A computed fold for a 265-nucleotide RNA from a Clostridia bacterium, annotated as Bacterial large signal recognition particle RNA.
Its Rfam family is "Bacterial large signal recognition particle RNA". Gene Ontology terms of the family: signal recognition particle, plasma membrane targeting and SRP-dependent cotranslational protein targeting to membrane, signal sequence recognition. Rfam describes the family as follows. The signal recognition particle (SRP) is a universally conserved ribonucleoprotein involved in the co-translational targeting of proteins to membranes.
The RNAcentral record of the sequence draws on ENA.

[in-house]
RNA sequence: CUGUGCUAGGCGGGGAGUUAGCGGUGCCCUGUAUCUGCAAUCCGCUCCAGCAGAGCUGAAUGCCUUUUUAGGUUCUAUAUAUGUAAGGUUUGCCUUUAGCAAGUGAUGUUGAUAUUAAGGUCUUGUGCAAUUGAACGCUGUGAACCAUGUCAGGGCUUGAUCGCAGCAGCAUUAAGCAGAUUGUUCGAUGUGCCACGAGGUAGCUUUAAAGGAGUUAACUACUAUUGUUCCACUUGGGUAUAUAGUAUCGACAAAGGAUGCACAG
Numbered sequence: 001c002u003g004u005g006c007u008a009g010g011c012g013g014g015g016a017g018u019u020a021g022c023g024g025u026g027c028c029c030u031g032u033a034u035c036u037g038c039a040a041u042c043c044g045c046u047c048c049a050g051c052a053g054a055g056c057u058g059a060a061u062g063c064c065u066u067u068u069u070a071g072g073u074u075c076u077a078u079a080u081a082u083g084u085a086a087g088g089u090u091u092g093c094c095u096u097u098a099g100c101a102a103g104u105g106a107u108g109u110u111g112a113u114a115u116u117a118a119g120g121u122c123u124u125g126u127g128c129a130a131u132u133g134a135a136c137g138c139u140g141u142g143a144a145c146c147a148u149g150u151c152a153g154g155g156c157u158u159g160a161u162c163g164c165a166g167c168a169g170c171a172u173u174a175a176g177c178a179g180a181u182u183g184u185u186c187g188a189u190g191u192g193c194c195a196c197g198a199g200g201u202a203g204c205u206u207u208a209a210a211g212g213a214g215u216u217a218a219c220u221a222c223u224a225u226u227g228u229u230c231c232a233c234u235u236g237g238g239u240a241u242a243u244a245g246u247a248u249c250g251a252c253a254a255a256g257g258a259u260g261c262a263c264a265g
Base pairs, nucleotide, nucleotide: 001265002264003263004262005261006260009057010056011055012030013029014028015027020046021045022044023043024042034054035053036052037051038050063257064256065255066254067253071249072248073247075245076244077243078242079241080240081239082238084236085235086234087233090232092231094227097224098223099222102220103219104218105216106215107214115209116208117207118206119205120204121203122199123198124197125196126195127194128192129191130189131188132187133186134185135184136183138179139178140177141176147172148171149170150169155164156163
């Protein structure tokens, strides 16, 4: 140096999470690198770290160094989206009250605001009417005997007639009871504006005279004021995505290097 046969080793790896720690099942990223059983209210180990078996490969598909770098995770900043909390001295929206008179509207030469005069509305006095209360008056009823008139019968008196008293009945009445509301008298008032008088002239309204263009404040605007966390706005702290940076882990890949045993030539 070559050939043959063995053994060690290898037959995926990584991230996050879980775990005292390690690995696996499960999730994710790479990638194609055997099979069976166990395994997330977990399964199996103990720093040389899956356990129990079978098969293939085998001194390289393994090891070491350097380079490259998919991807994941932490933190920070910015932007966007979404939800949450607070703020009404936040005058953004909306809302309360007042003012103003720029605009709109309404009204006004069929005559505005303001002025003068006379009235009404207002207060009060005297009456009137209405309503209402009482009394009188009207009608009816109404007294066994202690109301009246007439008094049958009967009683008394007389020689007789007359006469006397007088019950019942009838009639008229007193007291009382009832009816009607037409009449009269007296009184009352949150009735009416009817009459006369006195007072008052601020407000509203009517008429007349004179005069000649505004008056109003309903809406908008403006000024001041009151309130509300519904929606906006401001501020704070979250979640997610994207970009940039920081830190950390890091597959595949590339280059290079070193390497077990036995036999034979």